Description
RNAcentral holds the sequence, with entries from ENA. Predicted 3D model of a 72-nucleotide RNA (transfer RNA) from a Promethearchaeota archaeon. Taxonomically the source falls in Promethearchaeota (Archaea, Promethearchaeati).

RNA sequence: GGCGGCAUGGCUUAGCGGUAGAGCAACGGACUUGUAAUCCGUAGGUCGAGGGUUCGAUUCCCUCUGCCGCCU
Numbered sequence: 001g002g003c004g005g006c007a008u009g010g011c012u013u014a015g016c017g018g019u020a021g022a023g024c025a026a027c028g029g030a031c032u033u034g035u036a037a038u039c040c041g042u043a044g045g046u047c048g049a050g051g052g053u054u055c056g057a058u059u060c061c062c063u064c065u066g067c068c069g070c071c072u
Base pairs, nucleotide, nucleotide: 001071002070003069004068005067006066007065010024011023012022013021018055026042027041028040029039030038048064049063050062051061052060
């Protein structure tokens, strides 16, 4: 230099163009002499950035950034 993959709550991740889900973690409560475990509930996401297409974009297209890999 060329090509490809990935980027979504604190972490791991799901999500066929139609209001973004889950598990773990956090917080509150129940239970317990107390802790853990278990059960119930709550909060937390400008979906990496900027444009484009569309009535509507996490999803499709372009550029950029970061990480990983392959080729030279």
Description
The coordinates come from a structure-prediction model, not an experiment, and the mean pLDDT is 83. Rfam family: tRNA. Its family is annotated with triplet codon-amino acid adaptor activity in the Gene Ontology. By type it is a transfer RNA.